[in-house]
C1' cells in the first nucleotide's frame, strides 16, 4: 500500500486494453465579481525598424568654450591624452555523451581591486594626440608638416627578490589635492576568483565488433602561469575493447520538480550553482583576467547606404515588429530601496533591480446575501387526472453591508544619511447610501453521484472502455428535474500512479508467451570440513563535506491563507580516522565425506570395420499345363493363345533381418535389433591401498545431430514424390487402381532443421509409502538352483503431505531450498522485411517497424452436435393388408387474371385449415348512389305517446304526402320507456403492429422426463441426489451409493365398455298363468332382456421356475376379465420472437363529411397451369332385377310428420300422434336366396351435355339442391416416390347429428361384417439414458480456410533522381601567431672622427600551420520513383470445402515435388487422434 469495466451460455486463470487520482511555463470551448502572491515564445540559436541596456574620473594632463570679475583669478562644461571599468551584471541552450556536470580527493600554478606585514619612490630624458596650417574622399574615414602637458613613454642609480654550483648577471617607482588623507613601486602573507589532474556516478542502439600513427611509451628539446605528445626530432611497438572500444542516434549537467506507501519512474520552466554560445567559421591583440554578446582582423551568407570608387551592421540585453505556431505581455515609471562601475566626494551611469500595466495562466482568500414565510400561489414538467415535482424557491415581512458607489482622513517602506518615495492619494481607517453591482459549466446506461417526457427511427448522431440508435432510446437532439464542482467548469495534450504490465523490494517458462535438439568446454558466477593470520567486503563509533533556496518539524510577520522571515533536525552518499573478527574474501597449514584414480567383477540392439547366413520378393532359363490372371465398393486401364497366372527345378540381384521382443536393454541426444570375429567408448556393483576440493554451471566457442534435400562416383530387388493411364465426381490437378522417374542402399563431402516432446535445462541436498521389472552385491536357506529379506544403480504404475488456474505432478516432483545458464512480456502484421554471417543451392541463424484489433489464449463446466460408441423405445424399419401418386369429379392452396377476385394459415406442426355449410344477408373486397354526433353507447336541451295503414319518386337506402292512434306508474309535483330535432363531449374502424401484449391453441410428446430444500464435494461455473447393477410402458420398483428428503410429471383417483349381485319396474320386457290369438295389443308377472342408481370383482393375491434371499420376469391354476383388461379425458420444466390484434380483450400508432356508416349490383364461384386432401371407379369376391334378415347412436314444435291420396319420380294435397324408452324421422346397408350379364370400354364406370320438372327462398342469370328421359367422356389397378394400420384393429358397409330457409364426396359420432403379419433391431426416421470428442453456444441450417474481383490504408523491392550529415585524400590558401630574412624606415640608450655606426624597434619579403572554397572517391541518412511483392481493413461479390466430430482420406511438425485456391502426395517424426480388439501394468473385491 483501496480498486473497477471488458474475452465466456456460465466459470476459474493467463493476458492486454480502458477508467476513477495527482500534476503542468499549457492550449481550446462556454462563462466571468474582487483582492493578494507568483508565472508568462516549450515552436524559427528565424530575420529584425526605432529607442534605451557601460560608463566614469577636471582631486592625472594640456587645451577649448562659457559665466563672474577691471584684472589676477575663480567657477561650469568637456572633444582629446591618461587611469579604472567594458572578462561583472543581463540573455539563450544551438553545440556538447565530454573530466561538460555531480561528488570526493589531489599537485605542478596564476590572481586586478580588497586586508595585513616589511621596505621604497634618487636624479634625468623623450614623444605623440588635442591644436595650427596644407590636403584627399560622396561618405566612413584619413594623409603630410609643425607645436605641446601628464599618474604617457624611456634609459640610469639603489635594492629585497629572481637566475646561477660559484663568479656573476638581471631588475622598481607617479604624482595629484592641500593638511583629513589618497595614490605609486618592490617583496611576503591572507582572502577571493581562476587554470590543471584523478577515483566514482548518471541515456539508447551489437541489424555499429573491432578501433588507434602523435596513436601508446621513452629520451632530448621547445612551449605554458602551471603538469602533460601540448608541439617537434629520434627510438621502441605499443594503447583501447564483450565490465561494450569505435560508430550512430538523442541530450546542456546539477540542487531540485511531479508522481509514488516505498523502491522507483518521469522531468530539468521559474529560483540557485556550473558549463557552453553570442549572424556562421577561423584568428589573435589588449589585459590580473577574454581568444571577449553591445572590442579588433579575415572569410562566408544576409540586410542597408553609395557619387559605384567604396563603406556600414549583428536584440539568444529591455521593450517592440514581422514570421513560425494551438500558444506566451507594455516600444510603461523610477534609480526611492537592494546591488554594480567610476570618483576623495558631491555625483553620474545602471531595461541589473524596485514597481506599475496586460492575461482566471497557476495557487490562496472573499463575495454574489441572512432569518422568517404554505393558500404548499401562479407558471413550467409529469400524470393512473387522485396527485406528484419545481418548492420556502418566489411573492411578502424583518435584518446585515463583506463587496460596490460617493465623501473625509491617510501610512510604514528612509538606513550608519542632510536631502530623497517610482509604487501612490496605494494599503489601511471613518462616515453615508441601498439587497443593492456579481453564476456558471459539465454530467445524469454501467464503471460513476444524478430520471422522466417529447422528437428522431441503424437516419441524424453519441462514444474513455463495454457499447447505444432498425417506432415505446433513463446512452442521439430538446425540455423539466437531479447530481458534481464553482469564478470557474469541461475538453485536448503530456508525465507518474493504478501496472506485481520488465517484478531489487515484487513475476514467470508441462498444457496460457516462454527450457537452447544434445553434449564438451573458455571467461565469468557459485562452491565441502578444521585451524591460524590479515582486515578487502561487512559491522560499530567518529572528523570533514554534501552551497543557499526547496522539502520535514517548531516559532514569527502580512485581518486569514497562499506568500514570507527565523530557528532546528534527520536520512543517505563520498574521502579519512579508530575499533570488532561471527560470516564472505585473501594467504598459510591440514582433513576426507564431494570429485578423480586404482584393484576385482558384471549387463548391454553403445560405436567402427570385416566375414558369414537363411526366409521372402522380383527377374532370367528350362519342364508340366490351359484360358484366363490381376484389381476394386463396383469396375476399368494393365498382363495373357507369340502360352500368362498356377506349379516344379536351376540361376541372378538388391534390400531388410520374422519368431525371441518385453511401458525390457544401451547411448548425451539424434538413435541402435540375423550370426561370428577384431578394434574401441561409457555405465553399474564390490573393496577402501592412492590424490586431497582437483567441484557445479557455463555467455562467446567447439563437436555430434532423424527424415527430406544437394555434389561426385557406384548400386538399383521391392517401395515410390513427380509423371502417364483407368476409375470416382458437378469438377477431382485428391482419396481407390495399373504403371513409374528422382529418391530410398553404399563411399566421400555438404546441409543443421523436426510435435529434435517428458512440449518439463543442468547440479546438489531434504521430504510417507505400496507394487512390478532390469543389473549387481549381501543376508537367510539349500548339496545346489529356486523361494524369502535387505542395499545400491536404472526403468514403470498407483498414491500421502505439499504444489497447481485446473488438468495433473508427487524420492525419475510440476514439493521444500541453494547455485549457474537459456528464454517470455497482448493478438495479428511475422519468424516476415532490411542488414549481416554461414551454405553449391534449397535455405538456416540473428530479427524489426508502420498499420490494425479488444481481444487472442489455457483448464475445466453445462448444453447442443457428429457420416463417435454403448444400452433402449416407437407402425421407425422389417413382415403384412389397404391406399395416395395415373382417370373423372368435389374441395383447399399456389400461380395467373380481375374493378374486386377481402383477410389470415406456409416443412413435419399451412393446403375438405379459421369456414359446424359465400345466391341477398353473411362480407371484411369492388363499382355506383347516399349520410355526417352518425348503424351502436352515455350525458344536456326542446318537441312528440309509442306505433300502424295508404299514396307517390327512386335500383334501394332515402325522401314527399295523407290518415289512424293518445298508452303505463304516480304522493298529481312528476317519473319510466320509445320516437324526432339541436349543439357539444364523444361514437365508430375486420385500419397497422401476434416482433409491444393478455387469453387460447399447435408442436416436440402421453416422450419420461424437469426441478427444489438441507447436507456433502469443488476456488468457481457446477456436481452429487437424477449416476451404477437389475427391472419396467414409465426417474416403475428393488439393491447399492454422501447423500437424505420433497415437488411438478408417470401411475392411481374420473368417464365409458366387458362379468355378477342388489334396488327400482314405465313409455321398456314376457318365462310361467289367464284370455285373446294378427299384434306384450289385454289381465297379470318382476323371473329374463333392458334401463340407471348403488355395490362386488383383478391385487402378481395363489402355485412352480428364474433372479441376488430383492424388485421383477416366465409359465400355470382359478376367473367374465391377468399382469396398465380395451377406449377416453388428463399434456411436467420448457422449445419454436410457432399461430391468432379477423373470435374476444388490450398498449401504442393512424383515419374522423372518412380507413366510419347505409343501400343496390357485382366479387369471394374467374382458369393456359401446379400441388394437397377426398369421393367414384376401372369391374365377375362384380353389376343388375326380384324376394328376405339383423343395429347402434341420435334428432324433432317456425319441428319430426305416421296414415290416406295424386304424381314414373323429386314431390303435392289432406292429416293422426309426439316437446318424445310412448309418436315421427326410419325402408339400415353390406349380407342371404333366386334370375340375368360372361370379360367387352361391357347390363362396368358414370363425367359432360340437351329437354322437362320439383323444392327452399323477396330472389336460384352470374351461383343452390333434387327428379325423370336422353347423352355416355376419361378410366383396363396407375412411373419415380410416398401414406395409414398390430384386433373387434385394418379393410369394407350403411345410419345419425351439428351447421342449415335451401345446399355435405367435408366434419363429428354410431353400429354391421371382419382379416393378414410381427423372424427380428443390421439399416431409414424420431426419441430417451450413459459415455469419450469438439475451434459449436444464434448451439451443424454451427464454425471456418485460401485464391480471385472491387475500394481504402500503411509498408518492402526497384533502373534511377534528389536532400542532409560525416570522415578521409589532393589543390588553393585570407587574417594571424611563431620562425626566418636584413630589403626599407627608425625619437630616447651606447660609441662617435659628430658624418655616422651600433643596440633595439617598426614595416616589407619568405617559410610552417591554417578557416572558407575547389576536385575526386567513400560511408550514413531522409524524400521521391515507372513498375512490382506480399500485408491489413471492408455489409450483402466469385470459386471451391482445407480445419473443428473418426469433419467424412485422423490431424499436426520438418523437408521435397506438384497443383486455380484452400491444398495433395512422398519420406521420417509426434499424439496435442476417435473407435474396436489384443497385450502389459496398476487399483478394488
Nucleotide at each position: 500500500u483501496a480498486g473497477a469495466g471488458u474475452u465466456u451460455g456460465a466459470u476459474c486463470c493467463u493476458g492486454g486494453c480502458u477508467c476513477a487520482g495527482g500534476a503542468u511555463g499549457a492550449a481550446c470551448g462556454c462563462u466571468g465579481g474582487c483582492g493578494g502572491u507568483c508565472u508568462g515564445c516549450u515552436u524559427a540559436a528565424c530575420a529584425c525598424a526605432u529607442g534605451c541596456a557601460a560608463g566614469u574620473c577636471g582631486a592625472a594632463c594640456g587645451g577649448a568654450a562659457g559665466u563672474a570679475g577691471c584684472a589676477a583669478u575663480a567657477c561650469u562644461u568637456u572633444a582629446g591624452u591618461g587611469g579604472c571599468g567594458g572578462a561583472c551584471g543581463g540573455g539563450u541552450g544551438a553545440g556538447u555523451a565530454a573530466c561538460a556536470c555531480g561528488u570526493a580527493a589531489g599537485a605542478a600554478u596564476c590572481u586586478g581591486c580588497c586586508u595585513c606585514c616589511a621596505g621604497g619612490a634618487c636624479g634625468g630624458g623623450a614623444a605623440a594626440a588635442a591644436c595650427a596650417g596644407u590636403u584627399g574622399g560622396a561618405a566612413a574615414c584619413g594623409a603630410c608638416u609643425g607645436c605641446u602637458a601628464a599618474u604617457u613613454c624611456c634609459a640610469g642609480a639603489u635594492g629585497a627578490g629572481c637566475c646561477g654550483a660559484a663568479a656573476g648577471g638581471u631588475a622598481a617607482a607617479a604624482a595629484g589635492a592641500g593638511u583629513a588623507u589618497c595614490g605609486c613601486c618592490u617583496g611576503g602573507a591572507g582572502a577571493u576568483g581562476a587554470g590543471c589532474u584523478u577515483g566514482c556516478g548518471g541515456c539508447u542502439g551489437a541489424u555499429u565488433a573491432g578501433c588507434u600513427a602523435g596513436u601508446u611509451g621513452g629520451u632530448g628539446u621547445g612551449g605554458u602561469a602551471a603538469g602533460a605528445g601540448c608541439g617537434c626530432a629520434c627510438c621502441a611497438a605499443g594503447g583501447c575493447g564483450a565490465c561494450g572500444a569505435u560508430c550512430a542516434g538523442u541530450a546542456g549537467c546539477u540542487g531540485g520538480u511531479c508522481u509514488g506507501a516505498g523502491a522507483g519512474g518521469a522531468u530539468g520552466a521559474g529560483c540557485a550553482g556550473c558549463c557552453a554560445c553570442a549572424c556562421u567559421g577561423g584568428g589573435a591583440c589588449u589585459g590580473a583576467g577574454a581568444c571577449a554578446c553591445g572590442g579588433c582582423c579575415c572569410a562566408g551568407a544576409c540586410u542597408c547606404c553609395u557619387a559605384c570608387g567604396g563603406g556600414a551592421g549583428g536584440c539568444a540585453g529591455c521593450a517592440g515588429u514581422g514570421g513560425g505556431g494551438a500558444a506566451u505581455u507594455u516600444u510603461c515609471c523610477g534609480c526611492a530601496a537592494u546591488g554594480g562601475g567610476c570618483g576623495a566626494a558631491a555625483g553620474c551611469c545602471u531595461g541589473a533591480c524596485g514597481g506599475a500595466g496586460c492575461a482566471a495562466g497557476a495557487c490562496c482568500g472573499c463575495g454574489u446575501g441572512g432569518g422568517g414565510g404554505a393558500g404548499g400561489a401562479a407558471g413550467g414538467u409529469u400524470c393512473u387526472u387522485g396527485g406528484a415535482u419545481u418548492g420556502u424557491c418566489a411573492a411578502c415581512c424583518c435584518c446585515u453591508u463583506u463587496u460596490c458607489u460617493c465623501a473625509g482622513g491617510g501610512a510604514a517602506g528612509a538606513a550608519g544619511u542632510u536631502c530623497u518615495g517610482a509604487c501612490g492619494g496605494u494599503a489601511c481607517c471613518u462616515g453615508a447610501g441601498g439587497a443593492a453591482u456579481a453564476a456558471g459549466c459539465a454530467u445524469c446506461g454501467g464503471c460513476u453521484a444524478a430520471c422522466u417526457c417529447c422528437g428522431u427511427g441503424c437516419c441524424a448522431g453519441c462514444a474513455g472502455c463495454c457499447g447505444c440508435g432498425g417506432u415505446a432510446a433513463u446512452a442521439c437532439g430538446g425540455a423539466g428535474g437531479a447530481u458534481g464542482c464553482a469564478a470557474g467548469c469541461g475538453u485536448u495534450a503530456u508525465c507518474c500512479g493504478g501496472a506485481a504490465u520488465g517484478a531489487u523490494u515484487g513475476g514467470g517458462c508441462g498444457u496460457a508467451a516462454a527450457g537452447a535438439g544434445u553434449c564438451c568446454g573458455u571467461a565469468g558466477g557459485u562452491g565441502g570440513c578444521u585451524g591460524a593470520u590479515c582486515a578487502a567486503g561487512u559491522c560499530u563509533a567518529u572528523u570533514g563535506u554534501u552551497a543557499a533556496a526547496g522539502a520535514g518539524c517548531g516559532a514569527g510577520g502580512c485581518u486569514u491563507a497562499a506568500c514570507u522571515u527565523c530557528g532546528u533536525a534527520a536520512a543517505g552518499g563520498c574521502c579519512g580516522u579508530a575499533g570488532a573478527a561471527a560470516c564472505u574474501g585473501a594467504u598459510c597449514a591440514g582433513c576426507u565425506u564431494g570429485a578423480g584414480a586404482g584393484c576385482a567383477g558384471u549387463a548391454g540392439g553403445g560405436g567402427c570395420a570385416g566375414a558369414a547366413g537363411g526366409a521372402a520378393u522380383u527377374c532370367c532359363u528350362g519342364g508340366u499345363g490351359u484360358a484366363g490372371c490381376g484389381g476394386u465398393g463396383a469396375a476399368a486401364u494393365g498382363c495373357g493363345u507369340a502360352g500368362a497366372g498356377a506349379u516344379c527345378a536351376g540361376g541372378a540381384a538388391g534390400a531388410a533381418c520374422a519368431c525371441c521382443g518385453g511401458u525390457g536393454g544401451c547411448g548425451a541426444a539424434a538413435g541402435c535389433g540375423u550370426u561370428c570375429u577384431g578394434c574401441u567408448g561409457g555405465g553399474c556393483u564390490g573393496c577402501g591401498a592412492c590424490u586431497g576440493a582437483c567441484a557445479c554451471u557455463g555467455a562467446g566457442g567447439g563437436a555430434c545431430g532423424a527424415a527430406a534435400g544437394c555434389u561426385a562416383g557406384g548400386g538399383g530387388a521391392g517401395c515410390g514424390a513427380a509423371u502417364g493411364g483407368g476409375a470416382u465426381u458437378a469438377g477431382a490437378u485428391a482419396c481407390c487402381c495399373c504403371a513409374g522417374u528422382a529418391g530410398u542402399c553404399c563411399u566421400a563431402g555438404c546441409c543443421g532443421u523436426a510435435a529434435a516432446c517428458g512440449a518439463u535445462g543442468g547440479a546438489u541436498a531434504c521430504u510417507a509409502g505400496g507394487u512390478g521389472u532390469u543389473g549387481u552385491g549381501a543376508g537367510u536357506a539349500u548339496c545346489g538352483a529356486c523361494c524369502c529379506u535387505c542395499a545400491c544403480a536404472g526403468u514403470g504404475c498407483c498414491g500421502a503431505a505439499g504444489c497447481c488456474a485446473a488438468c495433473g505432478c508427487a524420492u525419475u516432483a510440476a514439493g521444500u531450498a541453494u547455485c549457474c545458464c537459456g528464454c517470455c512480456u497482448g493478438g495479428g502484421g511475422a519468424g516476415u522485411a532490411c542488414g549481416c554471417a554461414c551454405g553449391c543451392a534449397a535455405g538456416u541463424g540473428u530479427g524489426a517497424a508502420a498499420c490494425u484489433c479488444a481481444a487472442a489464449g489455457g483448464a475445466a463446466u453445462u448444453g447442443a452436435c457428429g457420416g463417435g460408441g454403448g444400452c433402449c423405445c416407437g407402425c421407425a424399419c422389417a413382415a403384412g393388408c389397404g391406399g395416395u401418386g395415373g382417370a373423372g369429379u368435389a374441395u383447399g392452396u399456389g400461380g395467373u387474371u380481375u374493378a374486386a377476385u377481402u383477410c389470415g394459415a406456409u416443412g413435419c406442426a399451412a393446403c375438405g385449415c379459421g369456414a359446424a355449410g359465400a345466391a341477398c344477408c353473411u362480407u371484411a373486397c369492388c363499382a355506383g348512389g347516399g349520410u355526417u354526433u352518425g348503424a351502436c353507447a352515455u350525458g344536456u336541451c326542446g318537441g312528440g305517446a309509442a306505433u300502424c295503414u295508404c299514396u307517390u319518386g327512386g335500383a334501394a337506402a332515402c325522401g314527399a304526402g295523407a290518415g289512424a292512434g293518445u298508452g303505463c306508474c304516480u304522493u298529481c309535483g312528476g317519473g319510466a320507456g320509445c320516437c324526432c330535432g339541436a349543439a357539444c363531449a364523444c361514437a365508430g374502424g375486420u385500419g397497422c403492429u401476434g416482433c409491444a401484449u393478455g387469453g387460447c391453441u399447435g408442436u416436440c410428446g402421453u416422450c419420461a422426463g424437469c426441478u427444489c430444500g438441507u447436507g456433502u464435494c469443488g476456488u468457481g461455473a457446477g456436481a452429487u441426489g437424477u449416476u451404477g447393477g437389475g427391472u419396467u410402458a414409465a426417474g416403475u420398483c428393488c439393491c447399492g451409493c454422501a447423500a437424505c428428503g420433497a415437488g411438478c410429471g408417470c401411475a392411481a383417483c374420473c368417464c365409458u365398455c366387458g362379468u355378477c349381485g342388489u334396488u327400482a319396474g314405465u313409455u321398456g320386457c314376457c318365462a310361467g298363468c289367464a284370455a285373446g290369438a294378427a299384434a306384450g295389443a289385454u289381465g297379470g308377472g318382476a323371473a329374463c332382456u333392458c334401463u340407471a342408481g348403488c355395490g362386488a370383482g383383478a391385487c402378481u393375491g395363489c402355485c412352480g421356475g428364474u433372479g441376488a434371499c430383492a424388485a421383477a420376469c416366465c409359465g400355470g391354476a382359478g376367473g367374465a376379465a391377468g399382469g396398465u383388461g380395451g377406449g377416453g379425458a388428463u399434456g411436467a420444466c420448457g422449445u419454436c420472437a410457432a399461430g391468432u390484434c379477423a373470435g374476444c380483450a388490450u398498449g401504442g400508432c393512424c383515419c374522423u363529411u372518412a380507413c366510419a356508416u347505409c343501400c343496390u349490383g357485382g366479387g369471394c364461384g374467374a382458369c393456359a397451369c401446379a400441388c394437397g386432401u377426398a369421393c367414384u371407379a376401372c369391374a365377375a369376391u362384380g353389376c343388375u332385377a326380384g324376394g328376405g334378415a339383423c343395429a347402434a347412436a341420435g334428432a324433432g314444435c317456425a319441428g319430426c310428420g305416421a296414415c290416406u291420396u295424386c304424381g314414373c319420380g323429386a314431390g303435392g294435397a289432406g292429416a293422426a300422434g309426439c316437446g318424445a324408452a310412448u309418436c315421427u324421422c326410419a325402408g339400415a346397408a353390406a349380407c342371404c336366396c333366386u334370375g340375368g350379364c360372361u370379360c367387352a370400354g361391357u347390363u362396368c364406370a358414370g363425367a359432360u351435355u340437351g329437354c322437362u320438372c320439383u323444392c327452399u327462398g323477396c330472389a336460384a342469370c352470374u351461383c343452390g339442391a333434387g327428379a325423370g328421359c336422353a347423352u355416355g367422356a376419361a378410366g383396363g389397378a396407375g412411373g419415380a416416390a410416398u401414406c395409414g394400420c398390430u384386433a373387434g384393429u385394418a379393410a369394407u358397409c350403411g345410419c345419425a347429428g351439428g351447421u342449415c330457409a335451401g345446399c355435405a364426396u367435408a366434419c363429428u359420432g354410431c353400429g354391421g361384417u371382419g382379416a393378414a403379419u410381427c423372424c427380428g433391431u443390421u439399416c431409414c426416421c424420431g426419441g430417451g439414458c450413459c459415455u469419450a470428442g469438439u475451434a459449436c453456444a444464434c448451439a451443424c441450417c454451427g464454425c471456418c480456410c485460401g485464391u480471385c474481383a472491387c475500394a481504402c490504408c500503411a509498408u518492402g523491392g526497384a533502373a534511377g533522381u534528389u536532400u542532409g550529415c560525416c570522415a578521409c585524400g589532393c589543390c588553393c590558401g585570407a587574417a594571424g601567431u611563431c620562425a626566418u630574412u636584413a630589403c626599407u624606415c627608425u625619437a630616447a640608450c651606447u660609441c662617435u672622427u659628430a658624418g655616422g655606426a651600433g643596440a633595439g624597434g617598426a614595416g616589407g619579403g619568405u617559410g610552417c600551420c591554417g578557416a572558407a572554397g575547389g576536385c575526386a572517391g567513400g560511408g550514413c541518412u531522409g524524400a521521391u520513383g515507372a513498375c512490382u511483392g506480399g500485408g491489413g481493413u471492408g455489409a450483402a461479390g466469385u470459386c471451391g470445402u482445407a480445419a473443428c466430430a473418426a469433419g467424412g482420406u485422423a490431424g499436426c511438425c520438418g523437408u521435397a515435388c506438384c497443383g486455380g485456391a484452400a491444398g495433395g502426395u512422398g519420406u521420417g517424426g509426434c499424439u496435442g487422434g476417435a473407435u474396436c480388439a489384443c497385450c502389459u501394468c496398476c487399483u478394488u473385491u
This is a predicted structure of a 1485-nucleotide RNA (small-subunit ribosomal RNA). Its Rfam family is "Bacterial small subunit ribosomal RNA". Gene Ontology terms of the family: ribosome and structural constituent of ribosome.